[in-house]
Formats: sequence, C1' cells, structure tokens
RNA sequence: GCCCCGUUAGCUUAGUGGUAAAGCGGCGGUAUCGUAAACCGUUAACGUCAGUUCGAUUCUGACAUGGGGCU
Repeated sequence: GCCCCGUUAGCUUAGUGGUAAAGCGGCGGUAUCGUAAACCGUUAACGUCAGUUCGAUUCUGACAUGGGGCU
C1' cells in the first nucleotide's frame, strides 16, 4: 500500500428495510430473624458524516477504531 471481517445497554451477544430482543449487571420491591439465592418491577444502546428510500441498526460511500490476510 491492497483486501476481508467487526463496531448495537456497564459487559456478552441477537436482530438482513417499518416496532431494537435477551442473559449477566445497576436500582427499587416481595419474602426472610438476617444475608444470599429466588420472584416481581424498573434502568439503559444502534461508532461518525453523507447518499438511496415514503421510511435505514439493516442497503451504498467515506472517515474513525479494533482484528485478520497478502506483498
């Protein structure tokens, strides 16, 4: 220098055009003599900027960042 893959909640992952799901975690509660476990509720996210589209986490381009490959 070129090519490929990834970037979604505090963490680990789903989600291939219309509403973003779950586990763990955080907070509150129930229960207990008390604590933990358990149960109920709640909290919180689409890397950035453009483009396409009635509509973009999703498709396209550039950039940023992480990883891998070739020379």
A computed fold for a 71-nucleotide RNA from a Candidatus Microgenomatia bacterium, annotated as transfer RNA. Its mean pLDDT, the model's own confidence on a scale to 100, is 82. Its Rfam family is "tRNA". It is annotated as a transfer RNA. About the family: Transfer RNA (tRNA) molecules are approximately 80 nucleotides in length. NCBI's taxonomy places the organism under Bacteria, Bacteria candidate phyla, Candidatus Microgenomatota, Candidatus Microgenomatia (nom. nud.).